[in-house]
A computed fold for a 73-nucleotide RNA from Variovorax sp. WDL1, annotated as transfer RNA. The sequence is in RNAcentral, with records from ENA and Rfam. Its mean pLDDT, the model's own confidence on a scale to 100, is 82. The source organism's lineage runs through Bacteria, Pseudomonadati, Pseudomonadota, Betaproteobacteria and Variovorax.

RNA sequence: UCCAAGGUAGCUCAGCUGGUAGAGCAUGCGACUGUUACUCGCGUGGUCGGGGGUUCGAUGCCCUCCCUUGGAG
Numbered sequence: 001u002c003c004a005a006g007g008u009a010g011c012u013c014a015g016c017u018g019g020u021a022g023a024g025c026a027u028g029c030g031a032c033u034g035u036u037a038c039u040c041g042c043g044u045g046g047u048c049g050g051g052g053g054u055u056c057g058a059u060g061c062c063c064u065c066c067c068u069u070g071g072a073g
Base pairs, nucleotide, nucleotide: 001072002071003070004069005068006067007066010025011024012023013022019056027043028042029041030040031039049065050064051063052062053061
């Protein structure tokens, strides 16, 4: 330099042909228990990597840049 995959919550990841953004773990509060743990209930947490474009509407489409991983040279 070129090719491919990826970037979404603190972490691991979903989001099926564009229509209000989710799960598990973690965390806060509560229930249970003599206490802790386990288990259960409720809640918090997101400029969806940055910018621009298309569209009534973009995490998903188009352009460009940045980062990670793998491959080619």